[in-house]
Context: one part of a larger RNA
RNA sequence: CUGGGCGUAAAGCGCGCGUAGGUGGAUAAUUAAGUCAGAUGUGAAAUCCCAGGGCUCAACCUUGGAACUGCAUUUGAUACUGGUUAUCUUGAGUACAGUAGAGGGAGGUGGAAUUUCAGGUGUAGCGGUGAAAUGCGUAGAUAUCUGAAGGAACAUCCCAGUGGCGAAGGCGGCUUCCUGGACUAACACUGACGCUGAGGUGCGAAAGCGUGGGGAGCAAACAGGAUUAGAUACCCUGGUGGUCCACGCCGUAAACGAUGUCAACUAGCCGUUGGGAGGAUUGAUCUCGUAGUGACUAAGCUAACGCAUUAAGUAUCCCGCCUGGGGAGUACGAUCGCAAGGUUGAAACUC
Numbered sequence: 001c002u003g004g005g006c007g008u009a010a011a012g013c014g015c016g017c018g019u020a021g022g023u024g025g026a027u028a029a030u031u032a033a034g035u036c037a038g039a040u041g042u043g044a045a046a047u048c049c050c051a052g053g054g055c056u057c058a059a060c061c062u063u064g065g066a067a068c069u070g071c072a073u074u075u076g077a078u079a080c081u082g083g084u085u086a087u088c089u090u091g092a093g094u095a096c097a098g099u100a101g102a103g104g105g106a107g108g109u110g111g112a113a114u115u116u117c118a119g120g121u122g123u124a125g126c127g128g129u130g131a132a133a134u135g136c137g138u139a140g141a142u143a144u145c146u147g148a149a150g151g152a153a154c155a156u157c158c159c160a161g162u163g164g165c166g167a168a169g170g171c172g173g174c175u176u177c178c179u180g181g182a183c184u185a186a187c188a189c190u191g192a193c194g195c196u197g198a199g200g201u202g203c204g205a206a207a208g209c210g211u212g213g214g215g216a217g218c219a220a221a222c223a224g225g226a227u228u229a230g231a232u233a234c235c236c237u238g239g240u241g242g243u244c245c246a247c248g249c250c251g252u253a254a255a256c257g258a259u260g261u262c263a264a265c266u267a268g269c270c271g272u273u274g275g276g277a278g279g280a281u282u283g284a285u286c287u288c289g290u291a292g293u294g295a296c297u298a299a300g301c302u303a304a305c306g307c308a309u310u311a312a313g314u315a316u317c318c319c320g321c322c323u324g325g326g327g328a329g330u331a332c333g334a335u336c337g338c339a340a341g342g343u344u345g346a347a348a349c350u351c
């Protein structure tokens, strides 16, 4: 390399869009590039193989044949693949009519709560823990009532649900504007326009970085109190970056379903969400089919666990990745970044 693999043993890029490339629905005609068949030429000799011969045999030498699985030219075949032409509607898409939704962006706005401040009432404790102490409090705290300020988060109580939406990351008060996608029904239109996708490009939690704001609560670092043999921790009292906003960067996660994307086929049964259809029914409800989302299980698969129409089953296309453990996701180089670092990515040596 071939091969064999990728849920958990090594291995699916975090996720989209998309270039080249690869691959691709039905019918008819044509072509004959691939494909198949014949012929001709060539495919040096030696070697290899087969049948003989010569050294006493063998190695070795030698004669003939076969082979040289290839290439070129030419004549045909036309099922399949390709090219061209014409047509089709099932794939894909568009239009029309509806539906559900924490999908995204911008603006406005409400209440509850924590904290702080001001005032009233009121008096000796409060707070915290396994138990305490640090801490706060007679300069009047905690508690309670009234008012105000400010920030965060929609957390919070319900709604709330293995519920919904989104490609993933993710998204939850109400409302206005802008905007993406999905599903359903009927079938009007286009007529293969599809699938995948090396490079490329965009999005991408948290933490972190830059500039300018903001700062209620929480809280790395840090300080103190405990615990302990020690305690650079777990527990407690404080507390700064940060968490929040705007703009820009970073580009990583157990970015997980540890399961790439698209489509097809293959027993069932029970829930749930959104459309639709049908009959019965006052209604609730029931049945059918569809698009999601869950539980269980048959065949089959699997090393087992388990998966099982949302496959890890059956067969196909395309991409990515793996090849013993450590060294090591390190060194060097390249490239990106303000930095932190990211991406690509070895070897010696060792078991």
Stems, first nucleotide, its partner, number of pairs: 004322003007305002012319001014203004021196003025088007033081002035077008049065006091193001092190003097184003103179007115149007125136002164171002208249006217243002222238004260318001264314002268296001270294005276288003280285001300307002324351003333344004

This is a predicted structure of a 351-nucleotide part of an RNA (small-subunit ribosomal RNA, central domain) from an uncultured prokaryote. The coordinates come from a structure-prediction model, not an experiment, and the mean pLDDT is 81.